[in-house]
Context: one part of a larger RNA
């Protein structure tokens, strides 16, 4: 210092995001028990009191004994509870352990229950009930290709699926849109089928019939789902029961409402509080409540969420001790993870813009220990935000495309009557102002019709014959109901059975319908991405810096056409506008004269060109044609389609007298590959066929179109997400600019009675900071941890306070404004995360600000910004919302470096021991307030109402200290509980719990915490010139602040300029015994010539009266005894980290530097 724990005066939630944690309560008996309620509860509510030990008694139970006829009666011992009654003890009797704190108001869910093993327990899930769909069993829903399982060996009081969530009180209106359910006359609709065509077959093309489907017509909302606007009105105003209008499928009723839902909002009012972003009641304009995606309320229940009281308390004022393991130190043993490389740094500058390494200046002798976490933009993880990939997954849908299922027609298997439609055929009758063909001048019912005649194109009656219609009947297709039983399926009592029945089912095959499943796809630019926009293909101007070329989501306009005349070509005219004149007539009709270089016009933009025209009128016309070179832009310098546009050339033709012009519009925009499809009178070329006006191919030219315009056929979500990239690229910090933002000057229109400048100052105008908010995107995406609090600070002033000045619309007080000045100070509480603002109450004052919006290898994690859930909006859906709510893991043993201590060793010429000096360095060691006095004076009418100086005790801060409070005090001491040693003494274990406490350590206790010099800022002056005057100034000279220096205080010869002095031969170290000191080192005290430690003994201090024995004790009693307890002895017993005294114990033992000078040995010569 951490971890676990204990105990804390006084206050008592003041802490904090939240009473998280801690404490408080706590067993059992008894009394008593509220609101509320589904009457069952809530309830152990809440509150109170009992609770040890000792002696004795009662009751019951059960053995026994004795008596009685018996019922009994007496009596005696044993168990276990209930009970009483006396006696006792202690601070305290469920004495340890064990073992709810309580109450009230809100929300949400009913209730027990379930869930994300390993970061969410919850309001989510389920849950009883309460609805709706689907189902008559060969059921319906599931699995499975299937065969066949399963619910179920159930049978609609079943079974499944779906919504909602006990019970209570309700459940409104809308069927237009999706959806589902029935209907469907007619429309629409495939294969087959049937006609009709392509000379015939066939493919093929039409056409007709034509299921389920779809239109279509009704029904359903406890089926997805939805439930409006705007205007007027009562006799104050205000609001609007009324009324008009527009619309809708209908316009939200009951309830309920700043709510888990309210943006604006801290709504408004009221209770709560000294003070409430809080909660609770209330209003209620409801951004965006609202009824079984349930609506209100609602006892009970909740490790759910929120607010309040009471109790409690170290949560906090404000920290203290104290225990037990860590850390430390000694021995033995011994990883990991990091680690380019150097490594002694610090401040400032530079740089890719946040340097230990670079510069520039400072510090700075070498190791080592123990802390600390400031920086290495420290370690861990190819950043999960945020963009990007023609890069995934997973979900979703009315994306695209398929595919299972599901519905249908058709053929097949599949047989055999009956009746009825219909069509075809055929017989036989009937018809007929009929119609045609052939006979044909007559016929006749005697009426008359036809002919002839006249008129005229034709043509009669009658007669047959066909051809139509109608009924009948008879084959024969087609369809529709219906009958049978041998295919075929099914049941069972397995039989010569019952049923269904050519339908079902299978199998081809045709239509719908199909997120049930599957693949895929869901653009680009883009001062991040999205939203918005098109700058995505083209034209004109500027930008564009005089050739050409040239970006930006630059700036200012345009085009996806129009025009058979607004084209061609020839001739002709001149235009806007002005001025004069001139009936209606006006400023502008129309006409005359004059001037008029384009001031008009050009099909549209613009800009360039245009005047006998390129403008206007007119005549004639089709050059807006065909074929085929080439050249420019596009595309600078290289490459290129498409288009456009220029120049010929060869035809054919327009105009003109001619020369000539004319391959559209005065030029510069008006546009589109392959594939596929279509057309061509283009008299093209080819197959197939004898042949064709039939078919296939081929070639030319056109034409249909891709505006994401060099042209894929293509919608979303993700917070459940993944990969690979990326500082090419957002969000945090930072840099770089300052639009805003703060802040200062300058001029002074003007307020201030008068007067700009005591104060305040429009309109403008100049800087300065780099605290807002923006703007680049320059460095970090192989990761630089993000708001606020906390805790530590440290700088700056643009000074809130204290302190010197000066003006004043300064009389004093108390102000306003400026100037010097950063030494010190700048505080508690409400609600809210909040920063911030708001409010209480003090205060001299309650100042802004930087420092990666200072600080997560220091803390919290309340808030944002991961999986969970819910409301409200908001999409068809998954989903989603700088909306709102509730929940939700915070890594780590420090390597270097900085800091803060303690220490080794060397050097300072020369081996020590001591005392010094003091270059330097450190600090705030001090800061302010009220009081009294001075003085009720100075000023002033008054009212009020000061200074200098002087004292006092106080708040905050610092620094020492334990004689006194106080608090620890697991040294002791007592008391007492449970068990254990058999009981007693005594211990043991839970520090067991409780009362006390010495030493130490401490705050909450005490103690100290003046002054003054010096040089100076603003300012005030003194003398003084330059300037014959003035002038605080230029030369000189005085004053003048909590700022700066010194005195005081600490630390300092490693201060490399490494210093002075004295002493001087002994000193110094290990071991050794300690403590005044201490992590280790180190310091200090002692080592027999000794009080250094121990032990002893006195003294002093702690608890509070020991044991043993003796005697009392309520009472029993078989008169032995048995008995909590009290009195004696006994201020005792016990204890002491203190004091003195005392050598009984232990302080042994060992190493060791420099000079000189003598003397011994010893080798060599």
């Nucleotide at each position: 210092u951490c971890u676990u724990u204990g105990u804390a005066a006084g206050g008592g939630a003041a802490u904090u995001c939240g009473g998280c944690a801690a404490a408080u309560u706590a067993g059992c008996c008894a009394c008593a028990u509220g609101c509320c309620u589904u009457c069952g509860g809530u309830a152990u509510a809440u509150g109170u009191g009992g609770u040890c030990c000792c002696u004795g008694g009662a009751c019951u139970a059960u053995c026994g004994a004795a008596u009685u006829u018996a019922u009994u009666u007496u009596u005696g011992g044993u168990a276990a509870u209930u009970u009483c009654a006396g006696g006792g003890u202690g601070c305290a009797a469920u004495u340890u352990c064990u073992a709810a704190g309580g109450c009230g108001g809100c929300c949400c869910g009913a209730c027990u229950g379930u869930u994300u093993a390993a970061c969410u327990a919850a309001a989510a899930c389920a849950u009883a009930g309460c609805c709706a769909a689907c189902u008559g069993c060969u059921a319906g829903u599931c699995a499975g290709u299937a065969a066949u399982g399963a619910u179920g060996u159930g049978u609609a009081u079943a079974g499944u699926u779906g919504g909602u969530g006990a019970a209570g009180u309700c459940u409104g209106c809308c069927c237009a849109c999706u959806g589902c359910c029935a209907g469907u006359a007619a429309c629409u609709a495939a294969a087959a089928c049937c006609a009709c065509u392509u000379u015939u077959c066939a493919a093929g093309g039409u056409g007709g019939c034509c299921a389920a489907g779809g239109u279509c017509u009704g029904g359903u909302a406890a089926a997805g789902g939805g439930c409006g606007g705007g205007g007027a009105u009562a006799a104050c105003u205000a609001u609007g029961a009324u009324c008009c209008u527009c619309u809708u499928a209908a316009g939200g009723u009951a309830a309920c409402g700043a709510a888990a839902u309210g943006c604006c909002u801290u709504g408004c009012c009221g209770u709560u509080u000294a003070a409430u972003u809080g909660a609770c009641g209330g209003c209620u304009u409801g951004c965006a409540u609202g009824a079984a995606u349930g609506g209100c309320g609602u006892a009970a229940c909740g490790a759910g969420g929120u607010c309040g009281c009471c109790a409690c308390u170290g949560u906090c004022c404000c920290u203290a001790c104290a225990a037990a393991g860590a850390a430390c130190c000694c021995u033995c043993c011994g990883a990991a993870c990091a680690c380019a490389c150097u490594a002694u740094c610090c401040c400032g500058g530079u740089g890719c813009a946040a340097a230990a390494g670079c510069c520039g200046g400072g510090g700075a002798c070498u190791c080592c220990a123990a802390g600390u976490g400031g920086g290495a933009a420290g370690u861990a993880a190819a950043g999960a935000c945020c963009c990007c990939g023609u890069u995934g997954a997973a979900c979703u849908u009315u994306a695209c495309u398929g595919c299972a299922g599901c519905c249908u027609g058709c053929u097949a298997u599949u047989g055999u009557g009956a009746u009825c439609a219909a069509c075809u055929u055929u017989a036989u009758a009937a018809u007929g102002u009929a119609a045609c063909a052939a006979g044909g001048a007559g016929c006749u019912u005697c009426g008359g019709c036809a002919a002839c005649a006249a008129g005229g194109u034709a043509g009669a009656a009658c007669u047959u014959g066909u051809u139509g219609u109608u009924a009948u009947g008879a084959a024969g297709u087609u369809g529709a109901u219906u009958g049978c039983u041998u295919a075929u399926c099914u049941c069972u009592a397995u039989a010569u059975g019952g049923g269904a029945a050519a339908c079902a089912g299978u199998a081809g095959u045709u239509g719908g319908u199909g997120g049930g499943c599957a693949g895929u796809u869901u653009g680009g630019c883009u001062g991040g991405g999205g939203u918005g926009g098109c700058a995505c293909c083209c034209u004109g101007u500027u930008g564009a810096a005089a050739a050409g070329g040239u970006a930006u989501c630059a700036a200012c306009a345009g085009g996806g056409c129009c025009c058979a005349a607004a084209g061609g070509u020839c001739a002709g005219c001149u235009c806007a506008g002005a001025a004069g004149g001139u009936u209606u007539a006006g400023a502008a009709a129309u006409c005359c004269u004059u001037c008029g270089u384009a001031g008009a016009g050009u099909g549209u933009a613009a800009g360039a060109g245009c005047a006998a025209a390129a403008g206007c009128u007119g005549g004639c016309u089709u050059u807006a044609u065909u074929g085929u070179g080439a050249u420019u832009c596009a595309c600078a310098c290289a490459a290129u389609g498409c288009g456009a546009a220029u120049c010929g050339c060869a035809a054919u033709u327009a105009c003109g007298a001619a020369a000539g012009u004319a391959u559209g519009g005065u030029c510069u925009a008006a546009c589109g590959a392959u594939c596929u499809c279509c057309a061509a009178u283009g008299u093209g070329c080819u197959c197939c066929u004898a042949a064709a006006u039939g078919g296939g191919g081929c070639c030319u030219u056109g034409g249909a179109u891709u505006g994401a315009c060099a042209g894929a056929a293509a919608a979303g979500u993700u917070a459940c997400c993944a990969c690979g990239g990326g500082g090419a690229u957002a969000a945090c910090a930072g840099a770089g600019u300052u639009g805003u933002c703060g802040c200062u000057c300058c001029u002074g229109a003007g307020a201030g009675u008068u007067c700009a400048u005591a104060u305040c100052g429009a309109c403008g105008g100049a800087g300065c900071g780099g605290u807002u908010u923006g703007c680049u995107a320059c460095a970090u995406c192989g990761a630089u941890g993000u708001c606020g609090g906390c805790u530590c600070a440290u700088c700056c002033u643009a000074a809130c306070c204290u302190g010197g000045u000066a003006g004043u619309g300064c009389a004093g007080c108390a102000g306003c404004u400026a100037c010097c000045a950063a030494a010190g100070g700048u505080g508690g509480g409400g609600g809210u995360g909040u920063u911030c603002a708001c409010c209480c109450a003090u205060u001299a004052a309650a100042a802004g600000g930087g420092u990666u919006c200072g600080u997560g290898a220091g803390c919290u994690g309340g808030g944002u910004u991961c999986a969970c859930a819910a409301c409200g909006c908001u999409g068809u859906g998954a989903g989603g919302c700088a909306g709102u709510u509730g929940g939700u893991a915070u890594a780590a043993u420090a390597u270097c470096u900085g800091c803060u201590u303690g220490g080794a060793g060397u050097g300072u010429a020369u081996a020590g021991u001591a005392u010094c000096u003091g270059c330097g360095a450190g600090a705030a060691a001090g800061a302010u307030g009220c009081a009294u006095u001075u003085a009720g004076u100075a000023c002033g009418a008054a009212a009020g109402g000061a200074a200098c100086g002087a004292u006092g005790g106080g708040u905050c801060g610092g620094a020492g200290c334990c004689a006194c409070u106080g608090g620890u005090g697991u040294a002791u001491c007592u008391g007492u509980u449970g068990u254990c040693a058999a009981u007693a003494u005594u211990g043991g274990c839970a520090u067991g719990c409780a009362g006390a406490g010495c030493a130490g350590c401490u705050a909450c206790g005490c103690u100290c915490u003046c002054g003054a010099g010096g040089a100076u800022a603003a300012a005030a002056g003194c003398u003084g010139a330059a300037a014959g005057c003035a002038u605080c100034u230029a030369a000189g000279c005085u004053u003048g602040a909590a700022a700066c220096c010194u005195c005081c205080c600490u630390c300092u010869a490693a201060a490399a300029a490494a210093g002075a002095u004295a002493c001087a031969u002994u000193g110094g170290c290990c071991u050794c015994u300690c403590a005044u000191a201490a992590a280790a080192g180190a310091u200090g005290a002692g080592u027999u010539u000794g009080a250094u430690a121990g032990g002893c003994u006195c003294g002093g201090g702690g608890u509070g009266u020991a044991a043993u024995u003796a005697c009392g004790a309520a009472g029993c009693u078989c008169a032995c005894g048995c008995g909590a307890c009290g009195u004696a002895g006994u201020c005792a017993g016990c204890c002491c980290g203190c004091g003195a005294g005392u050598a009984c114990u232990a302080a042994c033992g060992g190493c060791u530097a420099u000079u000189u000078u003598g003397u011994a040995u010893g080798a060599a010569c």
Model confidence (mean pLDDT): 80 of 100.
Predicted 3D model of a 1165-nucleotide part of an RNA (large-subunit ribosomal RNA, half B) from archaeon UBA583.
The sequence was found in a public genome assembly.
It matches the Rfam family "Archaeal large subunit ribosomal RNA". Gene Ontology terms of the family: structural constituent of ribosome and ribosome.